This is a predicted structure of a 106-nucleotide RNA (SAM riboswitch aptamer (S box leader)) from a Candidatus Microgenomates bacterium. It matches the Rfam family "SAM riboswitch aptamer (S box leader)". Gene Ontology term of the family: regulation of gene expression. The same sequence occurs in records of 2 taxa.
RNA sequence: AGAGUAUCUUGAGUGCGGGUAAGGUUCUAGCCUGAUGAUCCGCCGGCAACCCCGAUAAAUUCCUUUCGGAUGGUGCCAAAUCUAGCUUACAAGAGAAAGAUACAAG
Numbered sequence: 001a002g003a004g005u006a007u008c009u010u011g012a013g014u015g016c017g018g019g020u021a022a023g024g025u026u027c028u029a030g031c032c033u034g035a036u037g038a039u040c041c042g043c044c045g046g047c048a049a050c051c052c053c054g055a056u057a058a059a060u061u062c063c064u065u066u067c068g069g070a071u072g073g074u075g076c077c078a079a080a081u082c083u084a085g086c087u088u089a090c091a092a093g094a095g096a097a098a099g100a101u102a103c104a105a106g
Stems, first nucleotide, its partner, number of pairs: 004103005013044001015043004022033003027085004045077003050073002052069004057064001081098001086095003
């Protein structure tokens, strides 16, 4: 890199410092953010509960169910993955594809 499984309309920064002009991770169309300094980097803070920890049920461990926790490993902290693009549908919407994150295996 590629294949698999699960999740993706919840939640969380008007913080401090650095730094400059674009950014919302290809493209197109929209819509938004940005010199009242965004995006980005560091620190601090926070969210969540995938891994993890404890309890729980079944005939025992593992697995699994349910409940709880948050020291640790990741992740995340504008807008649904910002919206649309393909299929279906009068429309609302639904699904797919692509993408993101986690886990496990090779």